[in-house]
Context: one part of a larger RNA
RNA sequence: UUGGGUUUAAAGGGUGCGUAGGCGGAUUAAUAAGUCAGUGGUGAAAGCCUCUCGCUCAACGGGAGAACUGCCAUUGAUACUGUUAGUCUUGAGUAUGGUUGAGGUGGGCGGAAUGUGUCAUGUAGCGGUGAAAUGCUUAGAUAUGACACAGAACACCAAUUGCGAAGGCAGCUCGCUAAACCGUUACUGACGCUGAGGCACGAAAGCGUGGGGAGCGAACAGGAUUAGAUACCCUGGUAGUCCACGCCCUAAACGAUGAUAACUCGUUGUUGGCAAUACAUCGUCAGCGACUAAGCGAAAGCAUUAAGUUAUCCACCUGGGGAGUACGACCGCAAGGUUGAAACUC
Numbered sequence: 001u002u003g004g005g006u007u008u009a010a011a012g013g014g015u016g017c018g019u020a021g022g023c024g025g026a027u028u029a030a031u032a033a034g035u036c037a038g039u040g041g042u043g044a045a046a047g048c049c050u051c052u053c054g055c056u057c058a059a060c061g062g063g064a065g066a067a068c069u070g071c072c073a074u075u076g077a078u079a080c081u082g083u084u085a086g087u088c089u090u091g092a093g094u095a096u097g098g099u100u101g102a103g104g105u106g107g108g109c110g111g112a113a114u115g116u117g118u119c120a121u122g123u124a125g126c127g128g129u130g131a132a133a134u135g136c137u138u139a140g141a142u143a144u145g146a147c148a149c150a151g152a153a154c155a156c157c158a159a160u161u162g163c164g165a166a167g168g169c170a171g172c173u174c175g176c177u178a179a180a181c182c183g184u185u186a187c188u189g190a191c192g193c194u195g196a197g198g199c200a201c202g203a204a205a206g207c208g209u210g211g212g213g214a215g216c217g218a219a220c221a222g223g224a225u226u227a228g229a230u231a232c233c234c235u236g237g238u239a240g241u242c243c244a245c246g247c248c249c250u251a252a253a254c255g256a257u258g259a260u261a262a263c264u265c266g267u268u269g270u271u272g273g274c275a276a277u278a279c280a281u282c283g284u285c286a287g288c289g290a291c292u293a294a295g296c297g298a299a300a301g302c303a304u305u306a307a308g309u310u311a312u313c314c315a316c317c318u319g320g321g322g323a324g325u326a327c328g329a330c331c332g333c334a335a336g337g338u339u340g341a342a343a344c345u346c
Base pairs, nucleotide, nucleotide: 004317005316006315007300008299012314014201015200016199017198021194022193023192025088026087027086028085029084030083031082033081034080035077036076037075038074039073040072041071042070049065050064051063052062053061054060091191092188093187094186096183097182098181099180100179103177104176105175106174107173108172109171110154114150115149116148117147118146119145120144121143125136126135162169163168206247207246208245209244210243211242215241216240220236221235222234223233258313259312260311261310262309263308266291267290268289269288270287271286272285273284274283295302296301319346320345321344328339329338330337331336
C1' cells in the first nucleotide's frame, strides 16, 4: 500500500457549524472534456519472450518476429460522467395556523430543612459507635417555644416521562430567546449530503482576580480499630463546593455503536400533534421503551431507534510491553493538554 475491519477482541473523532475536496433527484437539447472504436505517426538499439542459424554442446553470438500495455494527431460513436442552456417537484427550504417541553439566558418571589444569634421554659447530661473515646455541657448544654439572620439545595408531583448537537437541564413566576413536531397546502426550484484543515460549545476537578461561605468536605488534627493503620469508623476542619469575569479542554465525554439517504415479518406500551367514531375502540405523522421472525454475528446478542440489505463522505485500527512515555513543535499563568516515536524485550 492493498485487502480486511472498528457494540464487547486493536479501532467511531466529546459535540456541532462549516471552508477546500469527494459524492449528488427527474427530464429535454446542445457539446464531445472524460469514456469507447477505427486509422496514421512515434514508442532508438541492446535486453526479456517465440522461431531459427553458427561455434563438437552450452554459455555466447547472428537473423527474423512478437512485444513495447504509452504518447501525439485525426475520423467517428454519444449510453454513462462532465460542461452549457431550458423545464419539473418528490430531496431541501420558505410562508401560514397551531401545539409541546427540567431547551438557553437575565431578573423577582417562596416554603421545608440546616446552622448561628437573642430571649424564654427547664436540669444533668448530650453526642457518637460493633463497643468506646476524642468532642460539647452547671460560665446552664441537649430538648422545647418565639423572634431574627445567613448560605446552599429544591421533598411529594417523578415516570423505561420530557427537552437539548453533545456536555447537560427540575420549586414558582416574568422578560428576552432558540428549537422540534403536526395541519393546510401556497411559494422557491436541487438551493442537497458529507466534511481534511478551521471556528464555536464542552461534566467534574483545577487555575487567576474579586466576592460569599449554612451544610458537606480533599489536606490536616485528635479519638478508636489494629501486630502496624500514613485507611475503612467517630469528633473537628482548611482549600473547594456557591456568585461574577477570565482561563483550562479532559472523562467509562458510553448506546463503549460517526453522519446522511433508501429498503425490509410481526406483537405491545407510552409522549406530542392531527383526524375520525361516539364512550367499546380505531387510523396517521413525529419521538421514547419492551418482545420477537428472517437476516447478521465468534458468541453474548442486534433485530424499521439494526450490529439486516445497499449507497456517499469523514474519522480510526494493524501482536503484548516499552508508552499515550521520550524528543521536537503548537497551546496554557500553572497543572498540564494536543500531536507522537525508537532502542530493547516477550

Small-subunit ribosomal RNA, central domain from an uncultured prokaryote, 346 nucleotides, folded computationally. Its mean pLDDT, the model's own confidence on a scale to 100, is 87.